A computed fold for a 73-nucleotide RNA from a marine sediment metagenome, annotated as transfer RNA. The sequence is in RNAcentral, with records from MGnify. It matches the Rfam family "tRNA". Rfam's curators write: Transfer RNA (tRNA) molecules are approximately 80 nucleotides in length. Its mean pLDDT, the model's own confidence on a scale to 100, is 83.
RNA sequence: GGGCGAGUAGCUCAGUUGGGAGAGCGCCAGAAUCGCACUCUGGAGGUCGGGAGUUCGAAUCUCCUCUCGUCCA
Numbered sequence: 001g002g003g004c005g006a007g008u009a010g011c012u013c014a015g016u017u018g019g020g021a022g023a024g025c026g027c028c029a030g031a032a033u034c035g036c037a038c039u040c041u042g043g044a045g046g047u048c049g050g051g052a053g054u055u056c057g058a059a060u061c062u063c064c065u066c067u068c069g070u071c072c073a
Stems, first nucleotide, its partner, number of pairs: 001072007010025004019056001027043005049065005
């Protein structure tokens, strides 16, 4: 320098036709318990790596770019 893959909540990840942004764990509050843990209920938390474009509408399609992994040179 080039090819491929990944980047979504604090962490691990899903999101397969372009239309609701989600799960588990964690965090907070409540219930239950003499109390703690377990369990149950509710809640907070996201510029979907960044920018631009296409579209009525983009995490998803296109282009540029950043980071990480891997392969080739």